[in-house]
RNA sequence: CGGCGAGCUAGGUUGGGCAGCUACCCCUUGCCUGUAUCCACAAAUGGGGUUUAUGGUGGAACCGAAGCCCCAGGAAGGCGUUCGGAACCGUACGUCGACCUGGUUCGCGUCUGGGAAGUCCCGUCCCAUGGGGCUGGCGGCGGUGGGACCUCGGUCGUAGGGCUGAGGCAAACCACCCUCACCUGUCGAACCCGGCCAGGGACGGAAGUCAGCAGCCGUAGACAGGACGUUUAGCGCUCGUGGAUCACGGGAUGGAGAUUGCGGCCAGUAAUCGGCGUGCGGUGAAGGCGUCGACCUGAGGCGUGCUCGCCG
Numbered sequence: 001c002g003g004c005g006a007g008c009u010a011g012g013u014u015g016g017g018c019a020g021c022u023a024c025c026c027c028u029u030g031c032c033u034g035u036a037u038c039c040a041c042a043a044a045u046g047g048g049g050u051u052u053a054u055g056g057u058g059g060a061a062c063c064g065a066a067g068c069c070c071c072a073g074g075a076a077g078g079c080g081u082u083c084g085g086a087a088c089c090g091u092a093c094g095u096c097g098a099c100c101u102g103g104u105u106c107g108c109g110u111c112u113g114g115g116a117a118g119u120c121c122c123g124u125c126c127c128a129u130g131g132g133g134c135u136g137g138c139g140g141c142g143g144u145g146g147g148a149c150c151u152c153g154g155u156c157g158u159a160g161g162g163c164u165g166a167g168g169c170a171a172a173c174c175a176c177c178c179u180c181a182c183c184u185g186u187c188g189a190a191c192c193c194g195g196c197c198a199g200g201g202a203c204g205g206a207a208g209u210c211a212g213c214a215g216c217c218g219u220a221g222a223c224a225g226g227a228c229g230u231u232u233a234g235c236g237c238u239c240g241u242g243g244a245u246c247a248c249g250g251g252a253u254g255g256a257g258a259u260u261g262c263g264g265c266c267a268g269u270a271a272u273c274g275g276c277g278u279g280c281g282g283u284g285a286a287g288g289c290g291u292c293g294a295c296c297u298g299a300g301g302c303g304u305g306c307u308c309g310c311c312g
Base pairs, nucleotide, nucleotide: 001312002311003310004309005308006307007306008305011063012062013061014060015033016032017031018030019029023050024049025048026047027046038059039058040057041056067302068301069300071298072297073296074295077292078291079290080289081288083287087283088282089281090280091279092278093277094276095275096274097273098272100268101267102266103265104264106263107262108261109259110258111257118253119252120251121250122249123248124247126243127242128241129240130239131238132237133235134234135233136232137230138229139228142177143176144175145174146173149168150167151166152165153164154163155162156161182226183225184224185223186222187221193218194217195216196215201210202209203208
């Protein structure tokens, strides 16, 4: 000095990239990719940092002078692109077809001497209109006289009260007219609606008079039913009138075709639908170009220390 073995230390590895975020870098996030190969905790109003941007805090494993850095080529994938234009969508036009319309001495089917087309008549159906009916909807008139009542007076009576005048009011009590606006039942307005008002009360010597609760009879009003009315609506009803009559049925005439069933052919075609083509507009795949690039291959640079044992 070299080789082998053992130990040690500095150190290295336990992933990398793109996008996003950010003034920028690392991390938490998404995606791509590699490996035999770490763990716990916190982190998008976020955590740590500043071009030396080693993510932070704490731990572990392996390797160990091991390794680290850089360049070139290939390359998954990402990003950019006024490149590229597949395909799709919309729209305009053209064309073809469908649908539709017309024609046809065409074909088939169907009906037809048990009578086709045509012509005439009737009915059904349909449309309009008039009367009735039915079913619903809607509706509950107006007034006169009297009595009563209210207000204000006059007058008589030492109380209650009597007589009388004017005005007002009214649904109730009586009589009557009018109307389709009537009838029945139940309820009703505790009292502040009407009438009759037991008992009780007021005045009075009494006779009597007055106010009046319960009760009874009613009124307004509510509900139900009936009848009635309706220039309210409708109709599986009915009687007429007019129209229409392609369809269905019947009758007369007629005497051999009819066909508004399907197909073929010819022609047309406003709108609609479909196929194709072209133009325009939109979205935009593959690919191209640029760029970054996990990973793979190759070359280069830096580093290769210390101790012990054995061999040459």
Predicted 3D model of a 312-nucleotide RNA (Archaeal signal recognition particle RNA) from Hadarchaeota archaeon (SeqCode). It is recorded under the gene name ffs. RNAcentral holds the sequence, with entries from ENA. The prediction has a mean pLDDT of 77. Rfam family: Archaeal signal recognition particle RNA. It is annotated as a non-coding RNA gene. Gene Ontology terms of the family: SRP-dependent cotranslational protein targeting to membrane, signal sequence recognition and signal recognition particle, plasma membrane targeting. On this family, see Wild et al., Curr Opin Struct Biol 2002: "Towards the structure of the mammalian signal recognition particle".